[in-house]
RNA sequence: GAGAGUUUGAUUAUGGCUCAGGAUGAACGCUGACAGAAUGCUUAACACAUGCAAGUCUACUUGAAUUUGGGUUUUUUAACUUCGAUUUGGGUGGCGGACGGGUGAGUAACGCGUAAAGAACUUGCCUCACAGCUAGGGACAACAUUUGGAAACGAAUGCUAAUACCUGAUAUUAUGAUUAUAGGGCAUCCUAGAAUUAUGAAAGCUAUAUGCGCUGUGAGAGAGCUUUGCGUCCCAUUAGCUAGUUGGAGAGGUAACGGCUCACCAAGGCGAUGAUGGGUAGCCGGCCUGAGAGGGUGAACGGCCACAAGGGGACUGAGACACGGCCCUUACUCCUACGGGAGGCAGCAGUGGGGAAUAUUGGACAAUGGACCGAGAGUCUGAUCCAGCAAUUCUGUGUGCACGAUGACGUUUUUCGGAAUGUAAAGUGCUUUCAGUUGGGAAGAAAAAAAUGACGGUACCAACAGAAGAAGUGACGGCUAAAUACGUGCCAGCAGCCGCGGUAAUACGUAUGUCACGAGCGUUAUCCGGAUUUAUUGGGCGUAAAGCGCGUCUAGGUGGUUAUGUAAGUCUGAUGUGAAAAUGCAGGGCUCAACUCUGUAUUGCGUUGGAAACUGUGUAACUAGAGUACUGGAGAGGUAAGCGGAACUACAAGUGUAGAGGUGAAAUUCGUAGAUAUUUGUAGGAAUGCCGAUGGGGAAACCAGCUUACUGGACAGAUACUGACGCUGAAGCGCGAAAGCGUGGGUAGCAAACAGGAUUAGAUACCCUGGUAGUCCACGCCGUAAACGAUGAUUACUAGGUGUUGGGGGUCGAACCUCAGCGCCCAAGCAAACGCGAUAAGUAAUCCGCCUGGGGAGUACGUACGCAAGUAUGAAACUCAAAGGAAUUGACGGGGACCCGCACAAGCGGUGGAGCAUGUGGUUUAAUUCGACGCAACGCGAGGAACCUUACCAGCGUUUGACAUCUUAGGAAUGAGACAGAGAUGUUUCAGUGUCCCUUCGGGGAAACCUAAAGACAGGUGGUGCAUGGCUGUCGUCAGCUCGUGUCGUGAGAUGUUGGGUUAAGUCCCGCAACGAGCGCAACCCUUGUCGAUAGUUACCAGCAGUAAGAUGGGGACUCUAUCGAGACAGCUAAGGACAACUUAGAGGAAGAUGGGGAUGACGUCAAAUCAUCAUGCCCCUUAUGUUUAGGGCUACACACGUGCUACAAUGGUCAUUACAGAGAGAAGCGAAACUGCGAAGUCAAGCCAACCUCAAAAAGAUGAUCCAAGUUCGGAUUGUAGGCUGAAACUCGCCUACAUGAAGUUGGAGUUGCUAGUAAUCGCGAAUCAGAAUGUCGCGGUGAAUGCGUUCCCGGGUCUUGUACACACCGCCCGUCACACCAUGGGAGUUUGGGGGGCCCAAAGUCAGCGACUCAACCGUAAGGAGAGAGCUGCCCAAGGCAAAACAAAUGACUGGGGUGAAGUCGUAACAAGGUAGCCGUAUCGGAAGGUGCGGUUGGAACACCU
Repeated sequence: GAGAGUUUGAUUAUGGCUCAGGAUGAACGCUGACAGAAUGCUUAACACAUGCAAGUCUACUUGAAUUUGGGUUUUUUAACUUCGAUUUGGGUGGCGGACGGGUGAGUAACGCGUAAAGAACUUGCCUCACAGCUAGGGACAACAUUUGGAAACGAAUGCUAAUACCUGAUAUUAUGAUUAUAGGGCAUCCUAGAAUUAUGAAAGCUAUAUGCGCUGUGAGAGAGCUUUGCGUCCCAUUAGCUAGUUGGAGAGGUAACGGCUCACCAAGGCGAUGAUGGGUAGCCGGCCUGAGAGGGUGAACGGCCACAAGGGGACUGAGACACGGCCCUUACUCCUACGGGAGGCAGCAGUGGGGAAUAUUGGACAAUGGACCGAGAGUCUGAUCCAGCAAUUCUGUGUGCACGAUGACGUUUUUCGGAAUGUAAAGUGCUUUCAGUUGGGAAGAAAAAAAUGACGGUACCAACAGAAGAAGUGACGGCUAAAUACGUGCCAGCAGCCGCGGUAAUACGUAUGUCACGAGCGUUAUCCGGAUUUAUUGGGCGUAAAGCGCGUCUAGGUGGUUAUGUAAGUCUGAUGUGAAAAUGCAGGGCUCAACUCUGUAUUGCGUUGGAAACUGUGUAACUAGAGUACUGGAGAGGUAAGCGGAACUACAAGUGUAGAGGUGAAAUUCGUAGAUAUUUGUAGGAAUGCCGAUGGGGAAACCAGCUUACUGGACAGAUACUGACGCUGAAGCGCGAAAGCGUGGGUAGCAAACAGGAUUAGAUACCCUGGUAGUCCACGCCGUAAACGAUGAUUACUAGGUGUUGGGGGUCGAACCUCAGCGCCCAAGCAAACGCGAUAAGUAAUCCGCCUGGGGAGUACGUACGCAAGUAUGAAACUCAAAGGAAUUGACGGGGACCCGCACAAGCGGUGGAGCAUGUGGUUUAAUUCGACGCAACGCGAGGAACCUUACCAGCGUUUGACAUCUUAGGAAUGAGACAGAGAUGUUUCAGUGUCCCUUCGGGGAAACCUAAAGACAGGUGGUGCAUGGCUGUCGUCAGCUCGUGUCGUGAGAUGUUGGGUUAAGUCCCGCAACGAGCGCAACCCUUGUCGAUAGUUACCAGCAGUAAGAUGGGGACUCUAUCGAGACAGCUAAGGACAACUUAGAGGAAGAUGGGGAUGACGUCAAAUCAUCAUGCCCCUUAUGUUUAGGGCUACACACGUGCUACAAUGGUCAUUACAGAGAGAAGCGAAACUGCGAAGUCAAGCCAACCUCAAAAAGAUGAUCCAAGUUCGGAUUGUAGGCUGAAACUCGCCUACAUGAAGUUGGAGUUGCUAGUAAUCGCGAAUCAGAAUGUCGCGGUGAAUGCGUUCCCGGGUCUUGUACACACCGCCCGUCACACCAUGGGAGUUUGGGGGGCCCAAAGUCAGCGACUCAACCGUAAGGAGAGAGCUGCCCAAGGCAAAACAAAUGACUGGGGUGAAGUCGUAACAAGGUAGCCGUAUCGGAAGGUGCGGUUGGAACACCU
C1' cells in the first nucleotide's frame, strides 16, 4: 500500500484496452473582484533597426573653460606672464575588459557525479614574514606642419613627459651545476644545514603618514591545471576495431605528466563483462510521481561543462586561444565616389519571422555585489533592487448577515389534486472586510554628527458613505456525486471505455431542476501512479503467450565432509566527506497562509580499529557424490556380409470355357488371338506372418525373419582403488522421421502428377480402372514435423495399493525383502479448472532455454547457410477491444442408447383427374375495403355483402357536427300537410301551449325535449399488435417446470429430478447426500353405461274398466323424466417380479385395469395473431382521414392453389307399398287440418309462450316391379320458357318450382391425407346466423366394418449420454478467390537531398623552424663595424575550397506484390457435430477459390470392440 468498467447465456482464471489520483515554464474554450509570493520563446543556436549593457585612475603629457593668488609692463583702467585649484576633452601609462550576464548548438566524454592523487604543476589582486627601492640613458604617441583617401583609416617630417622602454650596480631562504654530510620516504626521490660557482631586481606619487605604490624570496588563503577508481541512454538486422595505433629508450615541447610531437626499435593494444559503428542527449544538487523499490524529468534557484553568425588561428596577459579583442576563411546584411570599407542581441528592452504559445524600446544605483581608485569623495554597473503586463502557478480575502409564508409573481412539471424552484425573492433590521473618497504615515539607512529612498505618499493607521461596485464553469446511462419535460427520429449529433440515436432517448439539442468545484471551471498535450502489465522487493512456461527435436563440450554460473590460516565479500565501532538551497522534523518573522529565517537530520563513497559463524581463498586430510577394475545375465542398440520361407507380379507350358474384374449401382479395363479359375516350372524386387505384449533397447530421430563378424551403452553382485575429479551449459560441434535435391543403380507391389470411367447443378474431389516420379540400394546434400508426455537437465525429500520386464537375496516350491526400468489407481499437497500425484504439474536447490494482448507475421528488409526447394535470425506502419484456456447450462449433430404417438407398418375410405360450390393468390377495376401466409393463412375473422351491413369507389350535401357534457338566448314536446330534389335536404302551411316547485298572484324558477349562437370539445374501421391490456393459436393433454433447507463446487452451477424396475404419466417402488414442498399428471366437475330410493305431468300403461286413439277413469309396477345414492379398488385367485411397485391370466360383475366421451392446457417458446370485437399510450386529420345521402363495388376472370359437394353407377338408378330415431327450435314465431295449384306455394285458420301444439316426412332399410353394361332410365352442369316466395327494391346480384335442354365425367400421374370401435364408411334429421339466401359450421341419432406381425425405416416428442469454434442457439457459425472504395506498407528503371569517413589536388591567417643581400634610437666600439632586433623569403602543419569513387540515411518514382478496413456484391462450402471423405502438422505436387491427393507423424477424433 483501496479499486472499477469491458471477452461469456452465465462462470472462473489468463490477458490486453479504458477510467477514477497527482503534476506542468503549458496552450485552447467560456468566464473574470481584490491582495501577496513566484514564474513567463519549451518552436528558428532564425535574422536583427534603435538605445543602453565596461570602464576607471591628482603616474605622465597636452589643450579648452571657470576661478583665486603672485609677478611683469603700464598713467589707473588694461594687457602680458606664471604656479595652483575646479570642470571637461585628446593621448601615453596602470589596473580591469578571462568576472558579472546569456544560451544548451555541440558533447556518450574523466564532460558530469562521487571518492582519491599531484614525490608531475601554475597563481595578478589579498594576508603574513624577511630583505630591498641604487646609478644612468635613449625614445615614441599626443601635439605642430605637410600630405593620401569618398570613407574607414593612414603616411612623412619635427617636438616632448612618465609608475612607458633600455643599460649598469647590489642581493638571499631564488634558480642551475658540482662536492660531500645527516635524516626520512612511496620507485623516480624528499627534507635540513654547509662549501664552490654561474645567472637574475626595482618607480615613484602625494604631503595629514605607522600613507599608497614598486622589487626579490618564503608561507597562507582563494583560484586554476593534470591524473585515477566507481557510476552515467538505445540498437548485435552495428562483430570485429586500431598505424602514432600499443609499448620502449632518446630528443623536442609544456606551468606540469604524457605519442603531446618527432626520428628509431618492437608488434603490440581494445573487444560478447559488448570494442567499433549508428541514433539520441549538456551533466548534477534537485523537481514530479510512487507505500517503497523504482519510473519520468533536468524550466526557474544553485554547482560544473560547452558555445558566442559557421570554421580555423594565434597574440596580449597571472589567467583566454577571449560574447560587447585581433587575424584569416565562408555565408548573410549594410555603406561606397566601385578603388575599398563596416557588422555580429545565445547581455537588457525591443522588431520581424517561426509557432498552439511566452511580457516594457520603464525607474534607480537607495540597498546587496562588482571594476577603477592614498583613506575618503567619486565614476561606471540592463549584475542587482524595483515598478509595468499576463488568473501562468501557489496562497489568502470578498461578493453580505439575521429575521421573513400568502409558501407571492414568473418558470418547470403534473395523475390537473398538486409538486418543485423556495426563506430563495419582496419586505424589516444589522454590519462595512475589499474596492471608493479624505486625513495621517513608516522600517528598509550604515561604528560621532550631517547628508543620502528608485520602490512610494507604498505598507500601515484613522475618518466618511452605502448592501451599496464584485460568479462562473463543467457535469447529471454505468464506471461517478447529480433527472425530468420538450424537440429530433441510425438524421442531426454524442463518446475516456462499455456504448447511445431507426417516433415515448434519464446518453443528441434546448429548458427547468440537481450535483461538483469556485475567480475560476472544463478540454487538449505530456509524465508517474493505479499496472504484481518486465515481477530485486514482486510473475510465469502440460492445455491460456512461453521447454531449443536430441546429444556432446568450452567460457561462465554453481557445488559434499573435517581441521587450520587469511580477511576479499559479510557484520560492527570511530572518523573524513556528503556545498548552499530544497525535502522531513522542531521553532521564529510577515494580521493568517503561500513566502521566508534559525536549528537538526541526510541510505553514498573514502580512511581506520575489531569479529570470524557463513561465502571466497590457501594448506592438510576424508569417502557418503563421481569414476576405474572384476564377475554375471537381458535386449527389434549400431554397422557389414550371407541364408530362408509365405505372398505378389511377369513369363513359359498343361487342363478348361465364357466370362472376369469392379461398385451403393455402374462403366472405363481384361477376355474366343482363349482371359478369370486351376496345375507345374522359371525369374524378379520389396517386406519380414505367427511369437507379439499394457513387452524390450536407444540421447532423440527410431530399431523386428535367421546366422556370422565387429562394436556402443545400461543393469545387478561382491570387493579393491582414485579422492570432489561433480552438476548445468551461451557460443561451437555432432546426430536428426517423412517429403525433397544431386550422381549412379534398381523397380515386384504401392502410388503424388497425369489419363479414362462414374457421381454431381458443377466435381480440377471422395469411388473405380490404369499409371510416372517416388518408395528400395550406394555416396553426398537438406535440417524441418502435432520432432508430443504439447511437461529442459541434475540432486534430495514426501502415505499406500496393484501389474509387469531384467537382476540379486530367500524358499523344496511359495510367500517375502531389495536394485534398475515400464504401466495403472489413489493420500497429502499443488492446480483457473481439467487434472498431476515417488516416472509430480508436490516440497526445496543449481544451471540453461523461452514468454509479455489479437491481427499484420514467422511476413518485409538485412545477414548467414543451402545446388534448389528453402531454413535460421526476425521487425514496423496500420488495425481491433478483444483474441485465447478450463469448466457450466442449454440448443444442435447426415453421434449413441432407451421410450412414446394413426409416426411408420397392416387395413378401410378419400384427395390429386371431371363439373359445380366456396376461400386465397394473381390479374383487372373508379373501387374490386381491411386483416390472416409452413405445420399453427386459404367453407379463416364472416354463425349468413341485393339496400342496410360497408370500412371501398365516383358524385350530391354538411361543419359544435349523426353521438356526450357545459354556457347564453328563445321555444313545451309533438303531430300533420304542400312544393323542389335521386335522396339527404331545402322552402313553406296548420295544429299544439303541457308537468313540477315558489308566489306578494304581477310573476319567477326547475326537469325532459326542440331551435339558434359562440367556444371548450365531439368524431376517426386513420397509423403503430415491433409501445400495450385483454382474449387466442401452437409445441401439447407432451410429462414436464421449479422452490426451501441441507450437501458438493472458488464459481456459473450440481445434487434433489440421476440409477435399477414400472407406468398413460417426474405414476409408483427400491436404491442413493439428500430431506421435503409447489405448479403440472391423476382425482375432484359434466355426460354416457348398471342398479336402488324418492317423485309422478303434458311422459308411461302390467293388471282393472274403457276408446277409432293412453282418448278417459285409474295405477306408481315398467319405460321415461328429474334429484339423491350405490357400484370398480388391481378388491379376490394364480403366475412372474426383489417377499416391492407392478405386469399377465382368471373369477365374479352392467362395466376391468385412467370403462367411453367432454371440460380442464404447468414453467415457457414463436417481438406468433388481433389497435377492424373491446380497451388503450403516442402520432396524425379537424369545411375533413369526421358526418349524411342515393348509386356502384366487395359477386369482376386468361389463369394457379386449398377446402368441399355431386358423380362416374347394378352393393346401383327409377316407380310403388311399408317400418324404426335422437337432439333441437317456435310469438314481428312454429303453423296443423281443410281447400286451390303438377309443383314451388297460396287461401282460410285450429292449437301452442311448448315432455301438452307445430316444424315433422326421418333416410338408408324392408317388400314388389323395372332398367341390363350403354356416356345409359348413370351423371346432372349449362341453357331456354313459364312460374312461386321473401323484401321499398331480386338488372348488376337471391332462393325455390314445372317443362324442356342433357356438358365433363367410365374410379383419376407424381404425390398426399383421415381413421384403431359404436370408430372408419354410409344414411338422413335439427339448430345458430337469418326478411330472404348453405354443398359451410355446430349438433343429433340410424346402419355399421377391416386391420394392427411389429418398431428396421420416414415425421414429431421425451429421458440419459457424447462432441461442439453454436447462445439471434444449424434457417447457427464460418473459409478463400474475384469485383468496388479507402488506408498504411514491401519491391521498383531510377531521381533528389543529407550527414560522416577515407584518398588526391590547392592552400589563407598563424605558431614553429631555416634563410635573412634589405632596415634599425638605447649596449660595445673613436670609427669602420659588431652584438641584437625587424621587414622579407622558404619549409612542415593546416581551416575553407576543388576532384573522383564507395558506403550509409531520408524523401520521391511509372509499374507491381501481398496486407488491413468497409449493413445487406459474385463463386463455391474448406472448418466447427463422425461438419456429411475425422481433423491437424511437416513436405511434395496439382487445381478459379476455399482446397484435393501422395508419404511420414499426431489425437488436440466420434462410434464400436478389447484391456486395466